[in-house]
Context: one part of a larger RNA
RNA sequence: UGACGGGGGCCCGCACAAGCGGUGGAGCAUGUGGUUUAAUUCGAUGAUACGCGAAGAACCUUACCUGGGCUUGAAAUGGAAGCGGAAUGGUGCAGAGAUGUAUCAGCCCGCAAGGGUCGCUUUCACAGGUGCUGCAUGGCUGUCGUCAGCUCGUGUCGUGAGAUGUUGGGUUAAGUCCCGCAACGAGCGCAACCCCUACUUGCUGUUGCCAUCAUUUAGUUGGGCACUCUGCAAGAACCGCCUGCGACAAGCAGGAGGAAGGUGGGGAUGAUGUCAAGUCCUCAUGGCCCUUAUGUCCAGGGCUACACACGUGCUACAAUGGCUGGUACAAAGAGUCGCGAUACCGCGAGGUGGAGCUAAUCUCAAAAAGCCAGCCCCAGUUCGGAUCGGAGUCUGAAACUCGACUCCGUGAAGUCGGAAUCGCUAGUAAUCGCAGAUCAGCAUGCUGCGGUGAAUACGUUCCCGGGCCUUGUACA
Numbered sequence: 001u002g003a004c005g006g007g008g009g010c011c012c013g014c015a016c017a018a019g020c021g022g023u024g025g026a027g028c029a030u031g032u033g034g035u036u037u038a039a040u041u042c043g044a045u046g047a048u049a050c051g052c053g054a055a056g057a058a059c060c061u062u063a064c065c066u067g068g069g070c071u072u073g074a075a076a077u078g079g080a081a082g083c084g085g086a087a088u089g090g091u092g093c094a095g096a097g098a099u100g101u102a103u104c105a106g107c108c109c110g111c112a113a114g115g116g117u118c119g120c121u122u123u124c125a126c127a128g129g130u131g132c133u134g135c136a137u138g139g140c141u142g143u144c145g146u147c148a149g150c151u152c153g154u155g156u157c158g159u160g161a162g163a164u165g166u167u168g169g170g171u172u173a174a175g176u177c178c179c180g181c182a183a184c185g186a187g188c189g190c191a192a193c194c195c196c197u198a199c200u201u202g203c204u205g206u207u208g209c210c211a212u213c214a215u216u217u218a219g220u221u222g223g224g225c226a227c228u229c230u231g232c233a234a235g236a237a238c239c240g241c242c243u244g245c246g247a248c249a250a251g252c253a254g255g256a257g258g259a260a261g262g263u264g265g266g267g268a269u270g271a272u273g274u275c276a277a278g279u280c281c282u283c284a285u286g287g288c289c290c291u292u293a294u295g296u297c298c299a300g301g302g303c304u305a306c307a308c309a310c311g312u313g314c315u316a317c318a319a320u321g322g323c324u325g326g327u328a329c330a331a332a333g334a335g336u337c338g339c340g341a342u343a344c345c346g347c348g349a350g351g352u353g354g355a356g357c358u359a360a361u362c363u364c365a366a367a368a369a370g371c372c373a374g375c376c377c378c379a380g381u382u383c384g385g386a387u388c389g390g391a392g393u394c395u396g397a398a399a400c401u402c403g404a405c406u407c408c409g410u411g412a413a414g415u416c417g418g419a420a421u422c423g424c425u426a427g428u429a430a431u432c433g434c435a436g437a438u439c440a441g442c443a444u445g446c447u448g449c450g451g452u453g454a455a456u457a458c459g460u461u462c463c464c465g466g467g468c469c470u471u472g473u474a475c476a
Base pairs, nucleotide, nucleotide: 001476002475003473004472005471007470008469009468010467011466012465013464015460016459019424020423021422022421023420026315027314028313029312030311031310032309033308034306035305042053043052064301065300066299067298068297069296070295073126077125078124079123080122081121082120083119084118088105089104090103091102092101093100094099107116108115109114128290129289131288132287133286137284138283139279140278141277142275144273149188150187151186152185153184154183155164156163157162168179169178170177194267195266196265197264199235200234201233202232203231205229208225209224210223213222214221238261241255242254243253244252245251317417321376322375323374324373325372326371327370333364334363335362338357339356343352344351345350383414388409389408390407391406392405393404394403430452431451432450433449434448435447436446
């Protein structure tokens, strides 16, 4: 100087407390451990692994296993020699296919020689490796933590390591600001500048909108751009004003006005560093290793196994509910190898068909919870839907291992969950649906979007984590 303390002081955080809803019990989905296996590819492992890499394993992916092939190689560059005609495409046969074989068609310049281009064979340099080392590395990422800290120059103090500044009195979300002070300044962080959202004004007026005037089943058409809205600009909030408190400071409490009030709400933004944290399987890269194989092609299988254990979720156990009928209101997205309307067929998944749309125009598209009626009457039920049988639909060469969905039947556990444990402070929790990426197909996951919409916070004694000062130390 740090680190540590079941030392002290001050302070903060859904850290506790106060509340609301869960997990832990059930069934299923998914990840992991374990076990099994020819293989169940690899990585991630307290917090900071476990719906994680994977925004989507039937083939492919794919790295694993079994078997069958290739060896200048699936793809790259260059050299040498030879052969051929372009490249390439078609057909037959063998084969699980990779591939082998036979055959047909098939170039340019040039009179020619030859050249160009491409392919094949042989050969040489080389390629190739998701092989090892993340404890050789770059880059990227997690975490402490969006915590308020981390440092430097000069000066001063100290023999020195170092200290001071950065401590102190206040204050703040903040090393934020004020005052004081052997310090005076400065840098990286904080804040602000950026984006979204909330309000107003101006411009804009179609594909959007409709107050007035006509018109219609319908903003449908004429018309209009007032309103909504769209897009682009500008303004608006600063403790600016008032009162009180405070050191006449920084600031704090309350009030007015205001769409918004003290950082308005949300996002992006992550200092010096810590964990030899994670990643050599994104990529890059040192070293090592393989080179008729640890490279590469193909078929099939596996990653989907299942006495079990754990994590994360979904659906429930019902009446604030279930079922049936009617009826209302979103936002944000996506669409030409696509979205696909009206219509018709099918109980349905879906099929036929193809209007319109490269989209404020057309389509996906029905929002759901809600509201209005009716039934159920507390039961393992008209709750719950697992499992299984049958019949189908769709995608795709192909749904056996191993897809999703539909219909009929079947109708398991489950009556609110032990010890323990998680999230959340407001348009939040809870609850309800919608969209997108990936994607042929496949979502209870993920990322977004809106609808309905609470309860509680006395307080900081205690648990956890963190910041500052101080103290002890046989620690570095």

Small-subunit ribosomal RNA, 3' major domain from an uncultured organism, 476 nucleotides, folded computationally.
The full RNA is in RNAcentral, with records from ENA, Greengenes and SILVA.
Its Rfam family is "Bacterial small subunit ribosomal RNA".
The coordinates come from a structure-prediction model, not an experiment, and the mean pLDDT is 84.